[in-house]
Context: one part of a larger RNA
C1' cells in the first nucleotide's frame, strides 16, 4: 500500500416545541391492593401534578394588585380564555452523552537481579625498569654536618600483558548487535579491579555533580486504581433522491483560531396593508467631488510697490540725516495651497408624497441551524514610499459554494449561471494562413519581424496637421569673386594693430563689407564668418501638434507571438459573412410550485421532505419431494437513485419468499483507526 471483517449522535430522566391519538360537563393517576389463561394484561386506587387569577419581597388583598401621603401617575394583570394525558419526531439540560487521542494530578502497592553509593567478607594484578628513607663500611670533623661505595626496596613512580576503561578513526546505522566489529588509544599496587552476602526508593534514594543513575523507562520509576480525568485542540463520523440555501459582519467578552446576542439561511403558522421593492414625477435637507481666496482660519510667498518699527553700514559734538540684497508688522498688487479652511457648490445617495409595475418580497410569532480565519478585481479613502500577490475601511462584482466557452497553461479577469437525453439550429466573449472549427473586400500607416515585456531621456526615421518667414525682381545649399578706407579707434600695456582687458561703436568709398563671428601671432601677418555680386534654376528655412516606428533594452542550460510561419497572416478605420458555450431555440423525458396557463430545477456549511437496503419481532399470505433454498459466480431486464427481479451454474447451512406494522448493536475509500491476510 492493497483485500476481508469490526468501527462513531446512543440510553435514562427532566424541560421545550411540533405531528398523531384519548378525554375535555377539566385531564391524569403514583405507591399500593385485588383479579388473571401462556405473566403479556385487567380492575380499583384522587394522595399528588397541570389547568381554572392575578399582583406583591412578604404579611396580605383580589379582577385587580404593587408602588405611594394619594382615590394622581406608572408597572404587571383582567376585559381579549383552552387545557391535559400518552406516544412519535426536532431540540435543550443532567449524566462519559458522537467516536478515538494527551501531557499530567492523586491513592495504594512492586522494584537496587541493571545501575549509583555505602557496609561485611573473600579474590586478582605476566614480565621488565627506576632505585627514596634507613642501615653498613670508607673518607671527613674534637664531635656533628657533609660525602664516596655498597646494602636496602619506597612510590595515587616508569614500560607493558591479563583485567578495567572508552580518546581517535574506518565499518555498521530496515545492524551479526535497541551501542557492536576492526585498527590504534588510556589506567594497569591503586581515590585499582572483581565475586558473594547485606543496606537505603519515588518529591524519595543515590550522586568525585552529568539532572547523572534508580531493571533497554527518569526535570520525578513501574504496576493497579480514581478513570470513559479534562482537551475552547487535531483527526474521523458509514445508503439514495428532491426543495431552499448562508456566513467569514456588529456589539460585549483575561476576548481575539472560543463563546453570547443581533445580522444573514431554513421549516411551519399568521398577516394582505400600497407595508417592503423597482421605475417615473414632485417636494426636501446636506456641505462631499469640484471650485474659491478682500468670505474666515491657517500655510506659503512675488514686487524698479508703499508705510512703520528694529538690526547693520556710513556720517555725526549733539539734534537732524543717508544707505541697505537683513528681520517683523501693516497696506496695495499679481499668482497660489488645505482631511481637521469655506463666500460657494454638484452628480449620486438618503427621506417624504403620488402614479405605475410585479409568477414578488417585506413584516409578526414559533422550531432548527450554520457563520463570526475570507479572497482577488474595479472604484473612493487611511497607513506605507500615491511600494508589495502589503495592510485597514466604504460601495460593487467574482471565487468561496460555480461547472461550461475565451485569456497557450491560469480559484478571483472577459462571456455565461450546468434538471436529463439528441450524430439538430442561432448567438456571447473571443476568433476565422497551418497546427485548429470559421474570410473575403476596401482605404491608410508601419520596415522595426515592430507586431510579440518597460521608463526617464535621446535622434534631419517616416506619414500627416497647423503657424511664421524667404523665393523667377531668382530663394536655400554648393561653386567663382569681393569682404575695403580714416585706422594700429581711444585707453591700458613691454606689446594690444577687428579678435587679453576697459570705454566708445562713428564716418567714408561702395554691389557689399562689423571700430569685427571664430581659428591664429610675442605683436603684426595669415585663414575664416557676417555682408555683397556672379553662376545655378525651384522650392527653401524655422516652430508647434498628431500617427506608426528607432535607440535606451545587461544573468546565469535556449525560452518574453502557444508553435510553425507571416511584410500581412502587423496596426487603425470601414463593409459583408462565418465559427464559436452546458447561454438561447427545437424535439423528447423527469421533478417542484400552480386550478390552469406557465414558471422553476449549479450548490459548501446548513434547514426541510420523500424513499432504498440490513438484522430481528408480530400478524396475514405463498412455493416446495424429480425438493425448496440462504450464500457464491454469470447476465444485454426494471427503477431518477439507494437498489430490485428473472434465467443459468454452484450450493457442505436449514430454512426461504411476499405484504403490513413495529424495534434497532441498521449502511465505511479515509480516524499516522482495531484484528486477520497478501
Nucleotide at each position: 500500500u492493497c483485500c476481508g471483517g469490526c468501527g462513531a449522535g446512543u440510553u435514562a430522566c427532566c424541560g421545550u416545541u411540533g405531528g398523531c391519538a384519548g378525554c375535555g360537563u377539566g385531564g391524569u393517576u403514583a405507591a399500593g391492593u385485588c383479579c388473571u389463561u401462556c405473566c403479556g394484561g385487567g380492575a380499583c386506587g384522587a394522595a399528588g401534578c397541570c389547568g381554572u387569577a392575578g399582583g406583591g419581597a412578604a404579611a396580605c388583598c383580589g379582577a385587580g394588585u404593587c408602588u405611594u401621603a394619594a382615590u394622581a401617575g406608572g408597572g404587571c394583570g383582567a376585559a381579549u380564555u383552552u387545557g391535559u394525558u400518552g406516544u412519535c419526531g426536532g431540540u435543550g439540560g443532567u449524566a462519559g452523552a458522537c467516536g478515538c487521542g494527551a501531557a499530567a494530578c492523586c491513592c495504594a502497592g512492586u522494584g537496587a537481579a541493571c545501575u549509583a553509593c555505602c557496609c561485611a567478607u573473600g579474590a586478582g594484578c605476566a614480565g621488565g625498569u627506576u632505585g627514596a628513607a634507613g642501615c653498613g663500611c670508607g673518607g671527613g670533623u674534637u664531635a656533628u654536618a657533609c660525602u664516596g661505595c655498597g646494602u636496602g626496596g619506597a612510590g595515587g613512580a616508569c614500560c607493558g600483558a591479563a583485567c578495567c576503561c572508552a580518546c581517535u578513526u574506518g565499518g555498521g546505522u530496515u545492524g551479526a548487535a535497541a551501542a557492536c566489529c576492526g585498527a590504534g588509544g588510556g589506567g594497569a599496587u591503586g581515590a585499582c579491579u572483581u565475586g558473594u552476602g547485606g543496606g537505603g526508593a519515588g518529591g524519595a534514594g543515590u550522586g568525585a555533580a552529568a539532572g547523572u543513575c534508580u531493571a533497554a523507562u527518569c526535570a520525578a520509576a513501574c504496576u493497579g486504581g480514581g478513570a470513559g480525568a479534562u482537551a475552547g485542540c487535531u483527526c474521523g463520523u458509514u445508503c439514495u433522491c428532491u426543495c431552499c440555501g448562508a456566513a467569514a459582519c456588529a456589539g460585549c467578552u483575561u476576548u481575539a483560531g472560543g463563546g453570547c446576542u443581533g445580522g444573514c439561511c431554513u421549516u411551519g403558522a399568521g398577516c394582505c396593508a400600497c407595508u417592503a421593492u423597482a421605475u417615473u414625477g414632485c417636494g426636501g435637507g446636506g456641505g462631499u467631488a469640484g471650485a474659491g481666496a478682500c468670505a474666515c482660519u491657517g500655510a506659503a510667498g512675488u514686487g524698479c510697490a508703499g508705510a512703520a518699527g528694529g538690526g547693520c553700514c556710513c556720517a555725526u559734538c549733539c539734534c537732524c540725516g543717508g544707505g541697505u540684497a537683513c528681520c517683523u508688522u501693516c497696506u496695495c498688487u499679481a499668482a497660489c495651497c488645505a482631511a481637521a479652511c469655506u463666500c460657494c457648490g454638484a452628480a449620486u445617495a438618503c427621506c417624504g408624497c403620488a402614479a405605475u409595475a410585479a409568477c414578488u418580497a417585506u413584516c409578526u410569532c414559533a422550531g432548527g441551524a450554520g457563520u463570526g480565519a475570507g479572497u482577488c478585481c474595479g472604484c473612493g479613502a487611511g497607513g506605507g514610499a500615491u511600494a508589495a500577490g502589503c495592510u485597514u475601511c466604504g460601495c460593487g462584482g467574482u471565487c468561496g459554494a460555480g461547472a461550461g466557452g475565451g485569456a497557450a497553461a491560469c480559484a478571483a479577469c472577459c462571456c455565461a449561471g450546468a434538471u436529463c437525453g439528441c450524430c439538430a439550429a442561432c448567438u456571447a466573449a473571443g476568433g476565422c494562413c497551418c497546427c485548429a472549427g470559421a474570410u473575403a473586400g476596401g482605404u491608410a500607416c508601419u520596415u522595426a519581424g515592430u507586431c510579440a515585456c518597460u521608463a526617464a531621456g535621446g535622434a534631419a526615421g517616416u506619414u500627416u496637421u497647423a503657424g511664421c518667414g524667404c523665393a523667377g525682381a531668382g530663394a536655400c545649399a554648393g561653386c567663382c569673386a569681393g569682404g575695403a578706407u580714416g585706422u594700429u579707434g581711444g585707453c591700458u600695456u613691454a606689446g594690444a594693430a577687428g579678435c587679453a582687458g576697459c570705454c566708445a561703436c562713428c564716418a567714408u568709398u561702395u554691389a557689399a563689407a562689423a571700430a569685427g563671428u571664430g581659428c591664429g601671432u610675442a605683436a603684426c601677418a595669415g585663414c575664416u564668418u557676417a555682408c555683397u555680386g556672379g553662376u545655378c534654376g525651384a522650392g527653401c528655412g524655422c516652430u508647434a501638434g498628431a500617427g506608426c516606428g528607432c535607440c535606451g533594452a545587461u544573468a546565469a542550460u535556449g525560452a518574453a507571438c502557444g508553435g510553425g510561419a507571416g511584410u500581412a497572416a502587423g496596426u487603425a478605420c470601414c463593409u459583408a459573412g462565418c465559427c464559436g458555450a452546458a447561454g438561447u431555440u427545437g424535439c423528447g423525458g423527469a421533478a417542484u410550485c400552480g386550478c390552469a396557463a406557465g414558471a422553476u430545477u449549479g450548490g459548501u456549511a446548513g434547514g426541510a421532505g420523500a424513499g432504498c437496503g440490513u438484522u430481528g419481532u408480530a400478524u396475514g399470505g405463498g412455493a416446495g419431494a424429480c425438493a425448496c433454498g440462504a450464500g457464491g459466480g454469470a447476465u444485454a431486464c426494471c427503477g431518477c437513485a439507494a437498489g430490485g427481479a428473472g434465467u443459468c451454474c454452484u450450493g457442505u447451512a436449514g430454512g426461504c419468499c411476499c405484504a403490513u406494522a413495529c424495534a434497532a448493536g441498521u449502511g465505511a475509500u479515509u480516524a499516522u483507526g482495531c484484528c486477520g491476510g497478501a
Large-subunit ribosomal RNA, domain II from a biogas fermenter metagenome, 678 nucleotides, folded computationally. Its Rfam family is "Bacterial large subunit ribosomal RNA". Rfam links the family to the GO terms structural constituent of ribosome and ribosome. The RNAcentral record of the full RNA draws on SILVA. The prediction has a mean pLDDT of 83.